This is a predicted structure of a 73-nucleotide RNA (transfer RNA) from a hydrothermal vent metagenome. It matches the Rfam family "tRNA". Gene Ontology term of the family: triplet codon-amino acid adaptor activity. The family's RNA type in Rfam is transfer RNA. About the family: Transfer RNA (tRNA) molecules are approximately 80 nucleotides in length. The coordinates come from a structure-prediction model, not an experiment, and the mean pLDDT is 80.
RNA sequence: GACCCUUUCAUCUAGUGGCCAAGGAUAUUACGUUUUCAACGUAAAAACAGAGGUUCAAAUCCUUUAAGGGUCG
Numbered sequence: 001g002a003c004c005c006u007u008u009c010a011u012c013u014a015g016u017g018g019c020c021a022a023g024g025a026u027a028u029u030a031c032g033u034u035u036u037c038a039a040c041g042u043a044a045a046a047a048c049a050g051a052g053g054u055u056c057a058a059a060u061c062c063u064u065u066a067a068g069g070g071u072c073g
Stems, first nucleotide, its partner, number of pairs: 001072007010026004018056001028044005049065005
């Protein structure tokens, strides 16, 4: 330098154009229970890498930028 892949809550992940408000697990916080802790129950907060485009409608399709990884030279 060329080509390919990936990027979603703090972490791991589901999603293949429309559905309910982006769901689940772990973790965190609050409350309940308990003498206390743990465990358990209930609840809460928390994410689509950035920009642009296509579409009535985009996390999803296209382009580009960034980051990470791989192959070749």